This is a predicted structure of a 77-nucleotide RNA (transfer RNA) from a Candidatus Hermodarchaeota archaeon.

[in-house]
Parts: sequence; C1' cells; structure tokens
RNA sequence: CCCGGCGUAGCUCAACCUGGUAGAGCGUCUGGCUGUAGACCAGAUGGUUCCUGGUUCAAAUCCGGGCGCCGGGACCA
Repeated sequence: CCCGGCGUAGCUCAACCUGGUAGAGCGUCUGGCUGUAGACCAGAUGGUUCCUGGUUCAAAUCCGGGCGCCGGGACCA
C1' cells in the first nucleotide's frame, strides 16, 4: 500500500440481510429468605447504536468519507 470482517448498556452478544417502539444474559442496587454469606425469589437500574455527511416520512440497519481493532495479501533492494 491492497482486500475482507468487526465496532450497539459496565461485560458478552442479539436486532442489520428485508429501514418502522433499541433487546437478552451477566453485572450493579433494593427488598424477601438466611444466625451471616452464597444460592434462590421479587422489584429496580441501564444507550450520543465509534465519528461525520448523505438518502428517506422514518436510519443501529442503506450509501459516501474518516477513526479504531482483528485477519489475509503485497513490498521487504
């Protein structure tokens, strides 16, 4: 330098292809239970969907540019 994949809650990931209310599990907090804690039960708590621009009535989703991470290739006189 070229090609591909990925970026969403504190963490691990869905939703994207086929645009239409942003979700699950774990975690955290409160209560119950317990001699205490864990486990279990109930409730609560969660977001600039990496950034920017465009398309659209409507964008996490489609398109352009950028950034970051990962993989492959090229170069390596």
Its Rfam family is "tRNA". The family's RNA type in Rfam is transfer RNA. Taxonomically the source falls in Candidatus Hermodarchaeota (Archaea, Promethearchaeati). The sequence is in RNAcentral, with records from ENA. Model confidence (mean pLDDT): 81 of 100.